Predicted 3D model of a 75-nucleotide RNA (transfer RNA) from a Candidatus Aenigmatarchaeota archaeon. It matches the Rfam family "tRNA". It is annotated as a transfer RNA. Rfam's curators write: Transfer RNA (tRNA) molecules are approximately 80 nucleotides in length. The prediction has a mean pLDDT of 81. It was read from a public genome assembly.

[in-house]
RNA sequence: GGGCUGGUGGUGUAGCCUGGACUAGCAUCGGGGCUUUGGGAGCCUCAGACCCGAGUUCAAAUCUCGGCCGGCCCA
Numbered sequence: 001g002g003g004c005u006g007g008u009g010g011u012g013u014a015g016c017c018u019g020g021a022c023u024a025g026c027a028u029c030g031g032g033g034c035u036u037u038g039g040g041a042g043c044c045u046c047a048g049a050c051c052c053g054a055g056u057u058c059a060a061a062u063c064u065c066g067g068c069c070g071g072c073c074c075a
Base pairs, nucleotide, nucleotide: 001074002073003072004071005070006069007068010028011027012026013025020058030046031045032044033043034042051067052066053065054064055063
């Protein structure tokens, strides 16, 4: 230098190909509550996220372009 691939709550992960439905889902962590003599387990509830910019579109996590960062391969 070229190619491929990934980036989503504190952490892990689904959704992306094929745009829209309900508040971007799930697990865990965290706050509160129920239960218990107390604790654990269980249950209920709350808070928290689309790497950045531009474009296309009525509408973008998703499509297009550029950038940044990580991984793999080639040179």